RNA sequence: GGACGCGUGGUGUAGCUUGGAUAUCACCGGGCCCUCCGGAGGCCCAGACCGGGGUUCGAAUCCCUGCGCGUCCG
Numbered sequence: 001g002g003a004c005g006c007g008u009g010g011u012g013u014a015g016c017u018u019g020g021a022u023a024u025c026a027c028c029g030g031g032c033c034c035u036c037c038g039g040a041g042g043c044c045c046a047g048a049c050c051g052g053g054g055u056u057c058g059a060a061u062c063c064c065u066g067c068g069c070g071u072c073c074g
Stems, first nucleotide, its partner, number of pairs: 001073007010027003020057001029045005050066005
C1' cells in the first nucleotide's frame, strides 16, 4: 500500500441479516426492603450506539467518508 471484518454504558454483550416508536441482559455503581450487623436475596434508579455527511416519514441498522483495532496479502 491492498482486501476483508469489527467499533453499542466503567466492563462484557443482544439488537444490524429483514429500518419502526421508551436500545437488551449481566457485572460494577446508587437507593430502598429484609437482617441484631453484614452477606445472600427481592425491588427500583443512573449510565452507551466511534466522528462527520447522505438516503428516508423514520437510521444502532442502509450508503459515502474519516479515525481506531484485528486478520490476511504484498
Transfer RNA from a Thermoplasmatota archaeon, 74 nucleotides, folded computationally. The source organism's lineage runs through Archaea, Methanobacteriati and Thermoplasmatota. The sequence was found in a public genome assembly. Rfam family: tRNA.